[in-house]
Context: one part of a larger RNA
RNA sequence: CCCUCGUUAAGGAACUCUGCAAGUUGACCCCGUAACCUAGGGAGAAGGGGUGCCACUCUGGUGAAGUGUAAAUCAUAUGGAGCUAAGGGUGGUCGCAGAAACCAGGCUCAGGCGACUGUUUACUAAAAACACAGGUCUCUGCAUAAGGCGUAAGCCGAAGUAUAGGGACUGACACCUGCCCGGUGCUGGAAGGUUAAAUGGAGAGGUUAGCGCAAGCGACGCUUUGAAAUGAAGCCCCAGUAAACGGCGGCCGUAACUAUAACGGUCCUAAGGUAGCGAAAUUCCUUGUCGGGUAAGUUCCGACCUGCACGAAUGGUGUAACGAUCUGAGCACUGUCUCAACGAGGGACCCG
Numbered sequence: 001c002c003c004u005c006g007u008u009a010a011g012g013a014a015c016u017c018u019g020c021a022a023g024u025u026g027a028c029c030c031c032g033u034a035a036c037c038u039a040g041g042g043a044g045a046a047g048g049g050g051u052g053c054c055a056c057u058c059u060g061g062u063g064a065a066g067u068g069u070a071a072a073u074c075a076u077a078u079g080g081a082g083c084u085a086a087g088g089g090u091g092g093u094c095g096c097a098g099a100a101a102c103c104a105g106g107c108u109c110a111g112g113c114g115a116c117u118g119u120u121u122a123c124u125a126a127a128a129a130c131a132c133a134g135g136u137c138u139c140u141g142c143a144u145a146a147g148g149c150g151u152a153a154g155c156c157g158a159a160g161u162a163u164a165g166g167g168a169c170u171g172a173c174a175c176c177u178g179c180c181c182g183g184u185g186c187u188g189g190a191a192g193g194u195u196a197a198a199u200g201g202a203g204a205g206g207u208u209a210g211c212g213c214a215a216g217c218g219a220c221g222c223u224u225u226g227a228a229a230u231g232a233a234g235c236c237c238c239a240g241u242a243a244a245c246g247g248c249g250g251c252c253g254u255a256a257c258u259a260u261a262a263c264g265g266u267c268c269u270a271a272g273g274u275a276g277c278g279a280a281a282u283u284c285c286u287u288g289u290c291g292g293g294u295a296a297g298u299u300c301c302g303a304c305c306u307g308c309a310c311g312a313a314u315g316g317u318g319u320a321a322c323g324a325u326c327u328g329a330g331c332a333c334u335g336u337c338u339c340a341a342c343g344a345g346g347g348a349c350c351c352g
Stems, first nucleotide, its partner, number of pairs: 001347008010338002014336001019333001027051005036041001038172001052093008060084003066078004094098001106331007113323002118130002134170007147156003173318004178248003183245002185241005192236003198230002203225005210217002249267005276310001277307001288304005
């Protein structure tokens, strides 16, 4: 010096990213217990008191001897010794200390997130992530359901049948969930346009019997092609649909000081963000401004709204309970620190 422990004057978080770590608290009995609340909780809230041993006494259980009646024994009544159990009361007594050692919650206030118990990165992440009960949409009418596995046979779904099964999103509960169907998707429609194979076969080419002096023409057959016309779904088209994917404006002017604009004008759009919330797990400017807490607060809490770039099941806003969650504050407590000291054990180090 390192590791693991113990004790510490005065102070008591001044340490530090952070009370990390360590301490405090701790059992049982009694008293007492707030806001809030989904009336269950919160709650072991918080905060107090008691606890050893001895004697006496009170209470419970069992109930001997003796005694009365009766008459020997049995029965019945009385009687209370002894033993025993858990406590209460009074008095005394010892110690620094009586749950005497070990084992055995620190507490409170406020906020964010997630309702909750659960699950997870076996070996750096346990969480606000996943799941969840509940909600909604959608598919599926059973002969092979929809969907899925398999080359197939076949199987799961299900020995189930729409109060069932599959898929997707949201995520208890409470109050709610606004506007847009122009784009993309899905569903429905069928008049018209477009459109494949196929059907169809007009026409064209090659070949050559033949005709012709030649140039050339050229039947049948074979063969290479092939127009019109007919021709489904789809797409175009027409509707519906947002708890489908998604989207939810700009400029200018205006009121008896100023400021602001309930109001008006104009352009654009499918429609221009409603309720609620808001410097937020979202705010760049920003340590916004005001208030609270501190002597002093880039964090925190409450407001404001100028929302760079919240917003309603990619859910919005609240919320009791819960959390090895995150953030801020306080009480208690402490070697975290001021500031270090001493001690114990094991290493390191020295000798063999």
This is a predicted structure of a 352-nucleotide part of an RNA (large-subunit ribosomal RNA, domain IV) from an Oscillospiraceae bacterium. The organism belongs to Oscillospiraceae, within Bacteria. Rfam family: Bacterial large subunit ribosomal RNA.